[in-house]
Context: one part of a larger RNA
RNA sequence: GGCACACGGGGGAUGCCUAGGCUCUCAGAGGCGAUGAAGGACGUGAUAAGCUGCGAUAAGCCACGGGGAUCGGCAAAUGCGAACUGAUCCGUGGAUUUCCGAAUGGGGCAACCUAACAUACUGAAGGUAUGUUGUAUGAUACGCGAACGCGCUGAACUGAAACAUCUAAGUAGGCGUAGGAGAAGAAAAUAACAAUGAUUUCCCAAGUAGUGGCGAGCGAACGGGAAAGAGCCCAAACCGGAGUUGUUACGGCAAUUCCGGGGUUGUAGGACUGUGCCGUGGUUACAUUAACGUGAACUGGAAGCAGCUGGGACGCUGCGCGAUAAGGGUGACAGCCCCGUACAGGUAAGCAAUAAUGGCCUAACAGUAUCCUGAGUACCGCGGGACCGGAGAAAUCCUGUGGGAAUCCGCCAGCACCAUCUGGCAAGGCUAAAUACUCCUGAGAGACCGAUAGUGGACCAGUACCGUGAGGGAAAGGUGAAAAGAACCCCGAACAGGGGAGUGAAAAGAACCUGAAACCGUGUGCUUACAAGCGGUUGGAGCGGACGUGUUCCGUGACAGCGUGCCUUUUGCAUAAUGAGCCUACGAGUUACUCUUAUCUGGCAAGGUUAAGUCCUUCAGGGACGCAGCCGAAGCGAAAGCGAGUCUGAACAGGGCGCAAAGUCAGGUGAGGUAGACGCGAAACCUUGUGAUCUACCCUUGGGCAGGUUGAAGUUGCAGUAACAUGUAAUGGAGGACCGAACCGAUAAACGUUGAAAAGUUUCCGGAUGACCUGAGGGUAGGGGUGAAAGGCCAAUCAAACUGGGAAAUAGCUCGUACUCCCCGAAAUGUUUUUAGGAACAGCGUCGUUUAUAGAGUCUGCUAGAGGUAGAGCUACCGAUUGGGUGCGGGGGAGUCAAAUCCUACCAAAUCCAGACGAACUCCGAAUGCUAUGCAGAUAUUGGCGGCAGUGAGGCUUUGGGUGCUAAGGUCCAAGGCCGAGAGGGAAAGAACCCAGACCAUCAGCUAAGGUCCCCAAAUGUAGUCUAAGUUGAACUAACGAGGUCCGGUUGCCCAGACAGCUAGGAUGUUGGCUUGGAAGCAGCCAUUCAUUUAAAGAGUGCGUAACAGCUCACUAGUCGAGCGGCCGGGCGUGGAUAAUAAACGGGCAUCAAGACUGCUACCGAAGCUAUGGAUUGCAAUUUAUUGCACUGGUAGGGGAGCAUUCCAUGCGGGGCGAAUCCGUCAGGUGACUGGUGGUGGACUGCAUGGAAAAGCAAAUGUAGGCAUAAGUAACGAUAAGGCGGGUGGGAAACCCGCCCACCGAAAGACCAAGGUUUCCUGAUCAACGCUAAUCGGAUCAGGGUCAGUCGGGGCCUAAGGCGCACCCGAAAGGGGCAAGCCGAUGGACAACUGGUUAAUAUUCCAGUACUUUUUAUAACUGCGAUGUGGUGACGGAGUAGUGACACUGCCGCGGACUGACGGAAUAGUCCGUUGAAGGGCGUAGGUAAAUAAUCUGCAGGCAAAUCCGCAGGUUAUGCUGAACCCCGAUAGUACAGCAAAGCUCCGGCGGCGCUGAUAGUGCAGGUAAUCAGACUUCCAAGAAAACCCGCUAAGCUUCAGGUUAUAAAAACCCGUACCGUAAACCGACACAGGUGGUCGAGGAGAGAAUCCUAAGGUGCUC
Repeated sequence: GGCACACGGGGGAUGCCUAGGCUCUCAGAGGCGAUGAAGGACGUGAUAAGCUGCGAUAAGCCACGGGGAUCGGCAAAUGCGAACUGAUCCGUGGAUUUCCGAAUGGGGCAACCUAACAUACUGAAGGUAUGUUGUAUGAUACGCGAACGCGCUGAACUGAAACAUCUAAGUAGGCGUAGGAGAAGAAAAUAACAAUGAUUUCCCAAGUAGUGGCGAGCGAACGGGAAAGAGCCCAAACCGGAGUUGUUACGGCAAUUCCGGGGUUGUAGGACUGUGCCGUGGUUACAUUAACGUGAACUGGAAGCAGCUGGGACGCUGCGCGAUAAGGGUGACAGCCCCGUACAGGUAAGCAAUAAUGGCCUAACAGUAUCCUGAGUACCGCGGGACCGGAGAAAUCCUGUGGGAAUCCGCCAGCACCAUCUGGCAAGGCUAAAUACUCCUGAGAGACCGAUAGUGGACCAGUACCGUGAGGGAAAGGUGAAAAGAACCCCGAACAGGGGAGUGAAAAGAACCUGAAACCGUGUGCUUACAAGCGGUUGGAGCGGACGUGUUCCGUGACAGCGUGCCUUUUGCAUAAUGAGCCUACGAGUUACUCUUAUCUGGCAAGGUUAAGUCCUUCAGGGACGCAGCCGAAGCGAAAGCGAGUCUGAACAGGGCGCAAAGUCAGGUGAGGUAGACGCGAAACCUUGUGAUCUACCCUUGGGCAGGUUGAAGUUGCAGUAACAUGUAAUGGAGGACCGAACCGAUAAACGUUGAAAAGUUUCCGGAUGACCUGAGGGUAGGGGUGAAAGGCCAAUCAAACUGGGAAAUAGCUCGUACUCCCCGAAAUGUUUUUAGGAACAGCGUCGUUUAUAGAGUCUGCUAGAGGUAGAGCUACCGAUUGGGUGCGGGGGAGUCAAAUCCUACCAAAUCCAGACGAACUCCGAAUGCUAUGCAGAUAUUGGCGGCAGUGAGGCUUUGGGUGCUAAGGUCCAAGGCCGAGAGGGAAAGAACCCAGACCAUCAGCUAAGGUCCCCAAAUGUAGUCUAAGUUGAACUAACGAGGUCCGGUUGCCCAGACAGCUAGGAUGUUGGCUUGGAAGCAGCCAUUCAUUUAAAGAGUGCGUAACAGCUCACUAGUCGAGCGGCCGGGCGUGGAUAAUAAACGGGCAUCAAGACUGCUACCGAAGCUAUGGAUUGCAAUUUAUUGCACUGGUAGGGGAGCAUUCCAUGCGGGGCGAAUCCGUCAGGUGACUGGUGGUGGACUGCAUGGAAAAGCAAAUGUAGGCAUAAGUAACGAUAAGGCGGGUGGGAAACCCGCCCACCGAAAGACCAAGGUUUCCUGAUCAACGCUAAUCGGAUCAGGGUCAGUCGGGGCCUAAGGCGCACCCGAAAGGGGCAAGCCGAUGGACAACUGGUUAAUAUUCCAGUACUUUUUAUAACUGCGAUGUGGUGACGGAGUAGUGACACUGCCGCGGACUGACGGAAUAGUCCGUUGAAGGGCGUAGGUAAAUAAUCUGCAGGCAAAUCCGCAGGUUAUGCUGAACCCCGAUAGUACAGCAAAGCUCCGGCGGCGCUGAUAGUGCAGGUAAUCAGACUUCCAAGAAAACCCGCUAAGCUUCAGGUUAUAAAAACCCGUACCGUAAACCGACACAGGUGGUCGAGGAGAGAAUCCUAAGGUGCUC
């Protein structure tokens, strides 16, 4: 380490439970709001953070009713109280009800700021209280609210397998608006020769008529049956009245407006004229009254005891009782214990219905001359829309536009139009019920859920949290009957935790019921350190254990055999193709439909059946009624029509379709259709909104840029010129100038890359007075913005942002799809396809049914056929073709030209000889296959119809072919086999090759392929031959080469001596000739390469020389003594032979074999065959429960039979003497599973039959939770740095104190703004947080802390911009709105300084000293007066010079303190101090003469006026502005020094009330960016507004009011103020190396804010 067992931890499944949901039923209610809603903010309790309640009368106040003992909510505790003189509590009515919100006095960043008027308090100012003041005058409205209604507007995805008409759909969405309902509605209707009689809703009609790229789809009406039921009023004619206008012969007349009467329809009616009628009838749609009923809290409300078990009785046993009696609770299951329920009773408001009264409506007859009866209307043209109707032959309805009637002798409609006929009377209006819905209330129900379910939410949830925002959006239930919630003791620093004790039925112990698995441990037994693996399975030694003691069982498992997971997808996967870390829970073919079809079951049957609805009822149930309708019973035809027939046709023919088989309704099942339709999954499209706190650009208003350098124009001097020009020297200070910090950027590299950081760090680098950078406030918005342009940016998102919705878009695509057994079992082909990975039909599968018992199917044999393939052939055709012969014809040549003629190694027809080719040649021609209603035999299939499929990617191999290279593991056909979907044996291993088709069991036998030395079962078998290469031993090997070797054939030489070896010879003419410098056998050429001598010897086979020479060979002789050569063919070997491990016998290894070839014998060898036993299915048989025979591999798929889970009904059971669950174990069944038993657990649960389903998981990069792994690994966030001593403490590297050391110091110091929001200070604490520890902390708990007339903001002003009156535009919502007005700072205006003080605040408190405004009083003077008018306010960049405060520095002086170990000196050194505000006074330097002031005259300007301003012109004066210095402030009771109380103390000291003392310079120098200063100079790009303030007058007022000045007194509101603020407190998810605007910013060196070192001050960066 493994396995097993036992015991734990961890975790929170399972079981049980339910407080909460879900879906409905029956009733009610259907609104709330200016009398201030919905919804909030803030308060409110003795203590009070949250929820609930309530509102300054604040967990409540008052009255009435109920009720009758406790009460002060959740929610304990302590304290304090209330209540029988009736509390708490319940019901009804009332009172109060802060602030925001329609929000409403004005404003505004909701819950805040700030007015005016009136009244009261008051002497006034001022304050307080109450009320009023919105749009807009009155009535009324405004805003909110779930669905339902009506209207305006109105998509897209999608479907059409693309897409445009069409569809989706008038849907989603936006907007307006109403009610409890809404809308519609009393015929210019529908029909059809008959009629009905407003509307609405339901069932039919009917998926019909229609419509429709006649595609996808869309889809009525008439009529019938029901629910409900209801009808009316104006306008006009006519009459009357009032007013206005015109006219008048003043009597009227006419026109017009308003009011009253009248009147309301189609068989026309009414007016009008005459007759008649004031009562009859109707209606409750309005009001009052009466009685009855209903109706809140509430009252009464039956009946049980004992024993046993137990912690407990509701259980069990015994004996009773009640019931018109649901349900819940009570320590287990309760009719009789409790609360209740049925039933009975009870009243206020209200309600319903009834009655009465009032109110309201109401006629008829006759006459018919005249009048009236809805006008820019009907209708028509054009355009569009609505209807079933898409412009169509298109009626009807609506209307944008242009035309434009009739008037009852009229008009409209009846699907173009016309006529006849029929029906109706438009162009005005109102109208219940039947219908739709449920935010809400009450009562109830469920074959709905039970904590990953059911609402997102059972729990303090629309919460925590995320996001700028719109918006998104969780997790989280259970002690026990009762807290009886563990007194006390011990360990420990401990109020942590643990051990005892105690409670309880049980610790169930608060991290609490049960308590599974993953995962992590401890103990015991066996096993494991020479062994290699999908980890199992088969065999099995040893060891340990148990009892029932035996062929027993349990645990372990040395060793051996065999053995490449699961799923998906594929021709094919161990695949190195997909998916899964593990466990638990959840997780996918469902539901609806009078749709269609088939089948099963049941009812009735030539018939079957009801729908809506109505009635009854024991009331979501059931029953009856309801024949409207539907299907069937008759078909044929385009139809008229005819009819067991009919159509076609001339036909009586023929043919087509029918007749001769019963349906229908209900319920189940299979499948289809329409719906999201098996689940999950897009990228996208459309629609309403939300975003410019990031970023782009723009607008307004502010701010910033150390220092150094260069030296343009201009100007001046001099020179120069006739004058310019020009030169030179100064001056001057320009520049998208130069160098370089801050600041802005980002060139290069490295680092970083699970970072310090979702873009940074370090070093180098670019710009740095400009097209510069930056703060604050604003603007532009999604097919839109913005863009010095990169498709860049628009909140870490951009070739179209984000959020919600249409929406479950669509997905011919991918993935996943869950229990068992049994039977059968495919396809990867054809045709077509915007089709090729999809589909339709056919083919192949399955299930049911049917037809004859012999036809069809299959195979074999025979017989009879058709045929043109393989092959073969070609003097048999066609085509092609090699050599030769002959050679028509032609070319060339000769022929003096021509002709004839001749020649020709030229081309060549035809023909002959020989040879040979062809898928699209055939004189021929098989095998196989095919045909036969021919015969025989074998077998048991086959066909038709119907339900349901799947398949339509195939692959390899053999054979025949095409293509290709007679390449491919290529591709395309055909025929067979196999794999696919097939296991087993062999081929080492392998889908397909060889053998062979697995129902189960067996430690039985025989074989196949293939094997038999060992691995490894079986022959070291037998008889031979070959191979020497380890060839070979199971992949293939060439051309070519070689005295390898064996065999065969053939041909030579050879005892007259072969072949090989050895010895010897190998000569002469001659150096042949030629050539050559030379060439002699041997460079080359020539050749009758000849001849001679010889045994033999080439005018020479090689080596060699310059050429010779020399050495050899051929040839010959001798020696030796028997075979020796050539060629051809065959067997086995050899070279050729080169790839990455040794790595291509499977290995060892094997050589007369364990190799190769040829025979023979035996054996092994499979899931084949056999044997024995058993099972399923089918068929058959009969002794009807058995037998016989056969079958039983299987993917997609079809069919059949079962198991389990949850719930329901009925029946029967089990359970505290222990249910479910969970953990073991044994047994049964083919299996899903089931039963027994032990433990756990502590309350439910099972069986049978039938029913209903949220009904079975291993996989979906599935969802949620838990737990592993990597791993005790990486890391612990700037490398500026710590050390020691002491203290505290249980504990100290980090806390506190001290001493050293180190770091920053244009900051890592100090002060503001934004933002944060208590982080500030003190005490206590250390679980968590802090990347370690912690005694510490920005952590936790408690307490405390922010003080203003002058600081900032408001009560003042305006900018950009926003809102917005009037007004303009627009379907609505809404948009615009220029100086109306208001809001709005980043700007303008505006009054305080010094010192002291707290743990924590100070320009705020205190002390002192000032200033501002207002009021009053007093005094003096007086033309005052504005929302009008004028001035002022009032403005750019750059540059230069002067002044020179505060601060600072240096030097000197002075005051004080301190300082030298040894070791003295104070004349030395060090440190500190050496000082003083606002304000008042003074009015200087400087600036300004284009200035300032006064005054005079004139004036068409300043919307009216003006004495003001302006303009024009005079005169006079020298003013105007203005720092600093200086004086006061000023006795700083301060700095500093000394003394020193209380108190505390670790005894060292700390502390500092109080007291004493100005004691020392009003020095010098340097120097600045403050101030003067809105200065000055210069430049071109020409540089806010308004208020305050100062004048002027208008209306008006006049000695009041008002104004100016002085003095005194009084008054002076609201908000902010703590703390951090270059950061641990802001923005970055963090105590994050990043980002963040302004001010001050010292010394030495230095030009400098660079850089280095330091001061004050701060810090050592939390391992």